[in-house]
Description
Bacterial RNase P class A from a Lachnospiraceae bacterium, 353 nucleotides, folded computationally. The coordinates come from a structure-prediction model, not an experiment, and the mean pLDDT is 78. The model forms 94% of the base pairs in the Rfam consensus. The organism belongs to Lachnospiraceae, within Bacteria. Rfam family: Bacterial RNase P class A. By type it is a ribozyme. From the family's description: Ribonuclease P (RNase P) is a ubiquitous endoribonuclease, found in archaea, bacteria and eukarya as well as chloroplasts and mitochondria.

RNA sequence: UAAGUCGGGCAAAUGAUCGCGGCUGCGAAGCGCGAAAGCGAAAUGACCAGUUGAGGAAAGUCCGGGCUUCACAGGGCAGGAUGCCGGUUAACGGCCGGCGGAGGCGACUCCCGGGAAAGUGCAACAGAAAUAUACCGCCGGCGAAAGCCGGUAAGGGUGGAAGGGCAGUGUAAGAGACUACCGCCGGUGUGGCAACAUGCCGGGCACAUGUAAACCCCAUCCGAAGCAAGACCGAAACGUGAGGUAAAGGCGGCCCGUCCACUCACAGGUUGGUUGCUAGAGCCUGCCGGCAACGGCAGGUCCAGAUAGAUGAUCAUUCACGACAGAACCCGGCUUAUCGCCCGGCUUACCGA
Repeated sequence: UAAGUCGGGCAAAUGAUCGCGGCUGCGAAGCGCGAAAGCGAAAUGACCAGUUGAGGAAAGUCCGGGCUUCACAGGGCAGGAUGCCGGUUAACGGCCGGCGGAGGCGACUCCCGGGAAAGUGCAACAGAAAUAUACCGCCGGCGAAAGCCGGUAAGGGUGGAAGGGCAGUGUAAGAGACUACCGCCGGUGUGGCAACAUGCCGGGCACAUGUAAACCCCAUCCGAAGCAAGACCGAAACGUGAGGUAAAGGCGGCCCGUCCACUCACAGGUUGGUUGCUAGAGCCUGCCGGCAACGGCAGGUCCAGAUAGAUGAUCAUUCACGACAGAACCCGGCUUAUCGCCCGGCUUACCGA
């Protein structure tokens, strides 16, 4: 310099004016409309002043946790999730580091990675046959021949998959029938916390095609619903109870009584209000431990909180001319969308010193 690989960051900038939400101060002499008279908003706080106001994904709601209400002696069944090993964490199906397998010269990347020697199911088409067998071929016997009977999985053919693989011995031809190596099974040594790696000894191979994102088996974990959760205060009207008069009214005329009016109390919790609500597994910087995820310590810092739901508009200047997108209880992840730009580690090739 070129090609590549991995990781991190930013998300147009500055200023002015106006508008809107939150908070603080002030507290109606201010504000809006109008020529004025006046009208309107505003103590549920106007006006004025100060201050603050979306994201890296606020999204999908796919996992995990906090918080809340309900349920709950203990155990089991059913159902769901996860699935190599170790670590990390509040927790996880996330993340980090390994192992095994696959790809790449390499940096590095990818993987729903327990069990198919407990059982069951399924395997289209092709093929003789899919776990049981002989289509062609080979060999033996019979036969004049066609062919029949028997042996055989070495060869051909079918298939994603064909009776452990491969080479030899052997044989009529063959065959773990026998031998070496690989694989498998059993035992054992060494290294490693472990997954696993690597040796040694034995077994002639009996279980040994695939599929568990088929049932199933094993291990671990999981109570349910969600902030419209939940807690509190509580109008009016209705209701219940007590009291209840001078008059008026209903109970067919009169009296009593009763209802009603009226007064008080109570209950439920509607309109509404308060709370939950944002100081938190918070953020920033530094140091320490750890390969890392992460953890510890010290210092600093406060960073939306609406409830029909604010976060916008205009103007000026500048640039690389601006993508995806919008909080609604909070947090950790994952996934998906995204104009562009910046920084760093590493690899390979070439050139120069």